[in-house]
Molecule: small-subunit ribosomal RNA
Organism: uncultured Methylophilus sp.
RNA sequence: CACAUGCAAGUCGAACGGCAGCACGGACUUCGGUCUGGUGGCGAGUGGCGAACGGGUGAGUAAUGUAUCGGAACGUAUCCAAUAAUGGGGGAUAACUAGUCGAAAGAUUAGCUAAUACCGCAUACGCCCUACGGGGGAAAGCAGGGGAUCUUCGGACCUUGCGUUAAUGGAGCGGCCGAUAUCUGAUUAGCUAGUUGGUGAGGUAAAGGCUCACCAAGGCGACGAUCAGUAGCUGGUCUGAGAGGACGACCAGCCACACUGGAACUGAGACACGGUCCAGACUCCUACGGGAGGCGGCAGUGGGGAAUUUUGGACAGUGGGCGAAAGCCUGAUCCAGCCAUUCCGCGUGAGUGAAGAAGGCCUUCGGGUUGUAAAGCUCUUUCGCAAGAGAAGAAAACUUACUUUCUAAUAAAGAGUGAGGCUGACGGUAUCUUGAUAAGAAGCACCGGCUAACUACGUGCCAGCAGCCGCGGUAAUACGUAGGGUGCGAGCGUUAAUCGGAAUUACUGGGCGUAAAGCGUGCGCAGGCUGUUUUGUAAGUCAGAUGUGAAAUCCCUGAGCUCAACUUAGGAACUGCGUUUGAAACUACAAGACUAGAAUAUGUCAGAGGGGGGUAGAAUUCCACGUGUAGCAGUGAAAUGCGUAGAGAUGUGGAGGAAUACCAAUGGCGAAGGCAGCCCCCUGGGAUAAUAUUGACGCUCAUGCACGAAAGCGUGGGGAGCAAACAGGAUUAGAUACCCUGGUAGUCCACGCCCUAAACGAUGUCUACUAGUUGUUGGUGGAGUAAAAUCCAUGAGUAACGCAGCUAACGCGUGAAGUAGACCGCCUGGGGAGUACGGUCGCAAGAUUAAAACUCAAAGGAAUUGACGGGGGCCCGCACAAGCGGUGGAGCAUGUGGUUUAAUUCGAAGCAACGCGCAGAACCUUACCAACCCUUGACAUGGGCAUCGCGGGGCCAGAGAUGGUCCUUUCAGUUCGGCUGGAUGCCACACAGGUGCUGCAUGGCUGUCGUCAGCUCGUGUCGUGAGAUGUUCGGUUAAGUCCGGCAACGAGCGCAACCCACACUUUUAGUUGCCAUCAUUCAGUUGGGCACUCUAAAAGAACUGCCGGUGAUAAGCCGGAGGAAGGUGUGGAUGACGUCAAGUCCUCAUGGCCCUUACGGGUUGGGCUACACACGUGCUACAAUGGUGGUGACAAUGGGUUAAUCCCCAAAAGCCAUCUCAGUUCGGAUUGGGGUCUGCAACUCGACCCCAUGAAGUCGGAAUCGCUAGUAAUCGCGUAACAGCAUGACGCGGUGAAUACGUUCCCGGGCCUUGUACACACCGCCCGUCACACCAUGGGAAUUGGAUCUACCCGAAGGUGGUGCGCCAACCUCGCAAGAGGAGGCAGCCAACCACGGUAG
Repeated sequence: CACAUGCAAGUCGAACGGCAGCACGGACUUCGGUCUGGUGGCGAGUGGCGAACGGGUGAGUAAUGUAUCGGAACGUAUCCAAUAAUGGGGGAUAACUAGUCGAAAGAUUAGCUAAUACCGCAUACGCCCUACGGGGGAAAGCAGGGGAUCUUCGGACCUUGCGUUAAUGGAGCGGCCGAUAUCUGAUUAGCUAGUUGGUGAGGUAAAGGCUCACCAAGGCGACGAUCAGUAGCUGGUCUGAGAGGACGACCAGCCACACUGGAACUGAGACACGGUCCAGACUCCUACGGGAGGCGGCAGUGGGGAAUUUUGGACAGUGGGCGAAAGCCUGAUCCAGCCAUUCCGCGUGAGUGAAGAAGGCCUUCGGGUUGUAAAGCUCUUUCGCAAGAGAAGAAAACUUACUUUCUAAUAAAGAGUGAGGCUGACGGUAUCUUGAUAAGAAGCACCGGCUAACUACGUGCCAGCAGCCGCGGUAAUACGUAGGGUGCGAGCGUUAAUCGGAAUUACUGGGCGUAAAGCGUGCGCAGGCUGUUUUGUAAGUCAGAUGUGAAAUCCCUGAGCUCAACUUAGGAACUGCGUUUGAAACUACAAGACUAGAAUAUGUCAGAGGGGGGUAGAAUUCCACGUGUAGCAGUGAAAUGCGUAGAGAUGUGGAGGAAUACCAAUGGCGAAGGCAGCCCCCUGGGAUAAUAUUGACGCUCAUGCACGAAAGCGUGGGGAGCAAACAGGAUUAGAUACCCUGGUAGUCCACGCCCUAAACGAUGUCUACUAGUUGUUGGUGGAGUAAAAUCCAUGAGUAACGCAGCUAACGCGUGAAGUAGACCGCCUGGGGAGUACGGUCGCAAGAUUAAAACUCAAAGGAAUUGACGGGGGCCCGCACAAGCGGUGGAGCAUGUGGUUUAAUUCGAAGCAACGCGCAGAACCUUACCAACCCUUGACAUGGGCAUCGCGGGGCCAGAGAUGGUCCUUUCAGUUCGGCUGGAUGCCACACAGGUGCUGCAUGGCUGUCGUCAGCUCGUGUCGUGAGAUGUUCGGUUAAGUCCGGCAACGAGCGCAACCCACACUUUUAGUUGCCAUCAUUCAGUUGGGCACUCUAAAAGAACUGCCGGUGAUAAGCCGGAGGAAGGUGUGGAUGACGUCAAGUCCUCAUGGCCCUUACGGGUUGGGCUACACACGUGCUACAAUGGUGGUGACAAUGGGUUAAUCCCCAAAAGCCAUCUCAGUUCGGAUUGGGGUCUGCAACUCGACCCCAUGAAGUCGGAAUCGCUAGUAAUCGCGUAACAGCAUGACGCGGUGAAUACGUUCCCGGGCCUUGUACACACCGCCCGUCACACCAUGGGAAUUGGAUCUACCCGAAGGUGGUGCGCCAACCUCGCAAGAGGAGGCAGCCAACCACGGUAG
């Protein structure tokens, strides 16, 4: 949403005629049965009451509703109270009978009949109407009882009960009206024609434009009308400290609705859920002609959906309808069934139990944990199970006895008291007893932080998790699993939703200088607020009383279910509204008074305040003329441009437009925008002084009005300079830019628009109060001066500091951003976006008002520490500069990349990898490759067995490892025990082994910034804090070195010094060293000596100590003296906090992972030595400052097992000769030949020597490196490792320069400061287009649905009005009657209204 089926509203025979069906009685009988309303009863029918309640739903409705409080112009069946009456008649009709039509639903004709059905008549106090004379209007009987009387024997009559009629009052219920409250939108601002009111009429139960005729033109609206959206309202519910916010399930009150729309009928009550009529849609039946239906009642079905139950029992109780009653009906209700959906309660066991069992998990391998947990032992039995007992809910009605009322009455009925006995759906349910057994009963989520709770494995930015932050890229407490733990527990977790936290819409209770936020500025209507005082009023306000605020709910105190949930009694409360009495402080209102606010008058003063007119000089440009000649102009540099047709320059004259140098100022004026030569006219505002006047006239201000820079627009002028657009020249990778040369709109004026700006003090206007200091402008008063200057006071502006206070900080600070008051405007995360749509304004440009979808987890402010800057200041360094010598070109050596290879082992990567690890790869090394071998192993520890020296030598096979075989030799101790130690072999297992991976898991070590001068701490102080201070500042230094100052005072790691070497001296000591003097020799060879050199031990010496200058009388600096050495004497060693996830797992150590007949071990051979190429570091050269030949002096370190003794040892220089500028007598590569040495071995793959050969190369492009003195350059020498191999590395001495003006620039660094959107820190961050994919939104040819309004057409049913040829029992008239006429009515027809429908907008 649509509904199959059943049930949900009937009842009354004591209203009626009757008797279809059932039972009984009676009569008849052919015993089959027939007849009989006679009785109980009763289908259908007439009639009465009910069906308008109860039950369901929330579509509509923003007020015809609801809530609260009031009101007047109404109705009311049943009920209650009291009053009166209930007399007498009449005609029909259903049922029924007989027909007809129809498939059915049903319809129709004729005839019979009753009533508490219907209609007259009589009466009617009260009732209704009235013109006040009068007129009108009712009823029904039924049931029970009965003494007298009467009787046609039926009854009359009387009486009781019920019913009926009329009228009155009440109760309850209902209809109507008003006030207040009741969601959102102004991108809905105007709405309204029965509309608003009046008069009259109609209508209604009743007031009323409710309806109609006429008249008037009103009514509503910024306190939000109208329109649109959404919505049933309330008591209450959830939440919240409250104020509030959200909601309106259950229960209760009101409203609305009943397939959709419309309409009336009946009735006391309906415009009626289970009634009627019409229209529409849908479904069903049909004989196709026509009919039937309405679950949003209870169950139930289908569909939709995330999702919602049984086609149950009973009227036993409560309640309802009917009835006199019994009783009947009741899907209301009471119960049961389904669902852990919610709330409450209970159980799933309790005690003991350490061998801390087994198993699981973890482990530092010791153990820990699960864990008293389990098992075991001892108990208990709720719930469940089985068996037995078994309620309350039930009292009435009824019967009966008694009392009492009515009555003639002991009938009946009513009231009361007592007794009796009937009635239970739930249900054999609650509950109780007995029995057996721990027996049948635990899950879910989570464990990174928020947030209680941690480990292992797996995975490896995958799989996945995630509420937010975030986790996962090989050691994940964050994924998955396990163990353990935490939380809750018959539940737990997720999702959706509401409130809270959120002071995050702030009434309580926020903000607006810079975070979002002050309208660009003023004037000002409405509105809000408003000085002192008196009197009154009582609207607000306050107090008392009172009515109401339904019940339920919430709260408090009790009670009942074993407790609780739950139920129930009483109370309080319901913060509200109304009525009434009072108070009069405050607000308000009315009347009056005042002067402190405000305004006006008078005097004085300053001013680029505004508008208009005139006028002045300087300058630019242009024009004319003169003089004059080659450039001018422009720039970083140029070019375009101008100029021999005479520019620029200069002189004279003229034209024209625009702007007003100096004064000039943190000066002035103005509301803001803004305003500047001078003079005149008109005009606004302000300040100040003293008096006077008015008497609150005031402040603020939504809408409104006015002004409003620049640019822009329109019309007409004007146009000197400047200058968007545009053109050209440059710059550049490009340069639609910056620079240059030109140049048009425009800039200027008049008039009219535009209405915006970082329209800023990013600070709305007004008022009051709250420390000061200084400057300045214009007043006033006083002091002072000859006049000034100057000083004091005061109020008005304008600046700089600053106390309190405020502020997130920055900052503000009597001119507030302080303390308060009044009013206005504005804000509510970033983006989308001040955009779209709509409206308004505008000529346009556009302005104004102003969203959403979607998207992000931030965006933002102020301050801090760093880092960075083609920011600033100061300073340093072979950093530049000044010099000297190189590299880059050649050949070779060596390292690297690349390529190649079976392998070319691995690492190092800007500086800070690349002659580096490697202080030395032919085998070895060696980690790589191929082949061949071994498997407890080449090496360590432990067990068992066997053998005992270890070993040495030979032969054979093999590439060797290895295998086989022969010869030789036979351990030590001893308690004499195969007892102890040792060695070798074999066996099995623990294990060995790994130069395998991860330097981004690590230790240690190292590089680097950098031998740069920095890096920190304690206490104190400052700051909310991060942090700051100290460490900054002024000097000074190589230095955070020292001095001075200072909210700092001290201290530590760094600097310096202490250490080593060199330079001088002294002392000691003289052998292997030395030799001045004395001898001696070929020779310090020998004697002698220790003076000198030297050696090697100990001392001394250098400290700005002295002098002068300078500086601040400091620290220090400059100069000088003396001295071997002078300001750190020179050179080493020495490396702060830290940075680079820098380097190293292949030195070593080490976590984790991996291999274990192999990624381990052994051997042989090969490779690390390859070679189109590229780079780094070097050597040798290109030559004459040289080559070659000859000659020729002097070292030191160090080494050689010992040795100052011996050995290893010089070169350049110097002198002589030659070469004479050539690819050479330069250069030596390459190649051929021959040798030497080392070594098992020199082929791959060593070094050297000799002979021969004799390549490139003639000083090296861009670029780039080192060095400041015994340095560079140049010359040789030594050593380590090493069998051998040096152009490398580390050392040694010889000869021995040049230059530094200086700090602008390049690089690196230090300190201070500044900016920052950076913090992985400029190798940062970040903007836009484009390409691809996806998401949301928009456009789009078109297309469709809904809502509302207007105009017109149509006009079902219905009630109303009219008509009513036709038709009709009651009443009236006439008539003997038949009948006729009248009154009244019906069908039909007509009219207006009107639903659906149609057309157009």